[in-house]
This is a predicted structure of a 122-nucleotide RNA (FMN riboswitch aptamer (RFN element)). Model confidence (mean pLDDT): 82 of 100. It matches the Rfam family "FMN riboswitch aptamer (RFN element)". Rfam describes the family as follows. The RFN element is a highly conserved domain that is found frequently in the 5'-untranslated regions of prokaryotic mRNAs that encode for flavin mononucleotide (FMN) biosynthesis and transport proteins. Of the family's consensus pairs, 100% are formed in the model. It was read from a public genome assembly, where an Rfam model found it.
């Protein structure tokens, strides 16, 4: 230094102001937020993954499958759907005195993954 096993810790942000109304952080106007890895150069919109939802297996503190949102134009450059300028767009399920990316709940959960420790080995 490489790969391996075991263990530990960490691992998601956001409704502010005004309006209508009997009632809205849910509607309307203007705001606000952006998981993880990758990339010729920094990404909510590219590629992949996780999460959510549905189903199957029976090995169930598990495994597998399906599903899985949304961007363009101009500029710089060797290189950018990632930077700069401008204008757009997207966001699970259940609940609710009224329709939710943001409130409450499953969740003191789970996880992509990040960091570290130990062990033996090359």
């Nucleotide at each position: 230094a490489g790969a391996a096993a075991u263990c530990u810790u960490c691992a998601g942000g956001g409704c502010a102001a005004g309006g209508u109304g009997a009632a809205a952080u849910u509607c309307c106007u203007u705001u606000c937020c952006g998981g993880c890895g990758g990339u010729g150069a920094u990404a909510g919109u590219c590629c992949g993954c996780g999460a959510c939802u549905u189903c199957c297996u029976u090995u169930u503190u598990a495994g597998g499958a399906a599903c899985u949102g949304a961007u363009u134009c101009g500029g710089u450059g060797a290189a950018a759907u990632u930077c700069c300028g401008a204008a757009a767009c997207c966001g699970a399920c259940g609940g609710u005195g009224a329709u939710a990316g943001u409130c409450c709940g499953g969740a003191u959960g789970g996880u992509a993954g990040a960091a570290g420790a130990u062990u033996a080995u090359u």